Notes: The prediction has a mean pLDDT of 87. Small-subunit ribosomal RNA, central domain from a Candidatus Altiarchaeota archaeon, 354 nucleotides, folded computationally. It was read from a public genome assembly. It matches the Rfam family "Archaeal small subunit ribosomal RNA". Its family is annotated with structural constituent of ribosome and ribosome in the Gene Ontology.
Context: one part of a larger RNA
RNA sequence: UUGGGCUUAAAGCGUCCGUAGUCGGUUUGAUAAGUCUCCGGUGAAAUCCUGUGACCUAAUUACAGGGCUUGCGGGGGAUACUGUCAGGCUCGGAACCGGGAGAGGUUAGGGGUAUUCCUUGGGUAGCGGUGAAAUGCUAUAAUCCAGGGAGGACCACCGAUAGCGAAGGCACCUAACUAGAACGGGUUCGACGAUGAGGGACGAAAGCUAGGGGAGCAAACGGGAUUAGAUACCCCGGUAGUCCUAGCCGUAAACGAUGUGGGCUAAGUGUCUCCUGAACUUCGUGUUCAGGAGGCGUUGAAGGGAAACCGUUAAGCCCACCGUCUGGGGAGUACGGUCGCAAGGCUGAAACUU
Numbered sequence: 001u002u003g004g005g006c007u008u009a010a011a012g013c014g015u016c017c018g019u020a021g022u023c024g025g026u027u028u029g030a031u032a033a034g035u036c037u038c039c040g041g042u043g044a045a046a047u048c049c050u051g052u053g054a055c056c057u058a059a060u061u062a063c064a065g066g067g068c069u070u071g072c073g074g075g076g077g078a079u080a081c082u083g084u085c086a087g088g089c090u091c092g093g094a095a096c097c098g099g100g101a102g103a104g105g106u107u108a109g110g111g112g113u114a115u116u117c118c119u120u121g122g123g124u125a126g127c128g129g130u131g132a133a134a135u136g137c138u139a140u141a142a143u144c145c146a147g148g149g150a151g152g153a154c155c156a157c158c159g160a161u162a163g164c165g166a167a168g169g170c171a172c173c174u175a176a177c178u179a180g181a182a183c184g185g186g187u188u189c190g191a192c193g194a195u196g197a198g199g200g201a202c203g204a205a206a207g208c209u210a211g212g213g214g215a216g217c218a219a220a221c222g223g224g225a226u227u228a229g230a231u232a233c234c235c236c237g238g239u240a241g242u243c244c245u246a247g248c249c250g251u252a253a254a255c256g257a258u259g260u261g262g263g264c265u266a267a268g269u270g271u272c273u274c275c276u277g278a279a280c281u282u283c284g285u286g287u288u289c290a291g292g293a294g295g296c297g298u299u300g301a302a303g304g305g306a307a308a309c310c311g312u313u314a315a316g317c318c319c320a321c322c323g324u325c326u327g328g329g330g331a332g333u334a335c336g337g338u339c340g341c342a343a344g345g346c347u348g349a350a351a352c353u354u
Base pairs, nucleotide, nucleotide: 004325005324006323007308008307012322014202015201016200017199021195022194023193025089026088027087028086029085030084031083033082034081035078036077037076038075039074041072042071048066049065050064051063052062053061054060092192093189094188095187096185097184098183104178105177106176107175108174109173110172111155112154116150117149118148119147120146121145122144126137127136163170164169207248208247209246210245211244212243216242217241221237222236223235224234259321260320261319262318263317264316267299268298269297270296271295272294273293274292275291276290277289278288279287280286303310304309327354328353329352336347337346338345339344
């Protein structure tokens, strides 16, 4: 490479954008590069096949013919498909318009309960904690109750099986700015598309640098228990950190363990958004029902699957493109390269062993 795979056995890049490349809707004409066909040239010899000889026969060998050399270049022709050029089309795609939905993003302002601390008043001997305790707090008045204040973090109920986002993720309220999707219209462009090696951007938590901030929680750490021990689980404390600004890091069971895009293949039922129609109506941006489109779930025909299960949101039947796997361990290690302040990331073996 061929072949076979990638939910769970090894295997889908964390996600998107996009360069090269690969692939590409429908139609007309031209061309004839690919493709097909014909002609002749070339494609050394030996080897191979057939025939006739030489050698007493075989091996070996001579001559003639064929074949092989799957190729290369030249000329004539064909034009379905692919390509190229020119011109159309509208179903793909994009733009536009309309009224709606949404924790999509950024910034600013405002608010709420609780914890902690401070202060004032009330009040007096315990509080706290546990399986039970103790460490701890408290007579410098704690715990508890009430009033006032400070500060930081968070956002109960609504809340959902819901919604939005490419993924990570997103939830008090309001405003400004901003992005995308769905539905409806079928107005405009007219294949402008799909995927995407390299590349770029984004990317939870933890971690790092600098400057702030620090209520609660809490790695490390100190103490009390438990225990044979207890570097733990439980308890009392507690520092980084958690928060903000600017910049790094670039990893996660980054999971649907399921790459992206397109087409095709039974249904039932729930829910969210938009549209159309009907009935009801308190006339409301109302309620209910039916149908259409797009999401999110669930049950399942066919089919698939080793099974669990999947099943129009496929793991079914096909197409295009990318990534990736090849027994376990050694090992995501060593070495080298590259990125990073570092931690480390990316790339990534072998000996040996079984």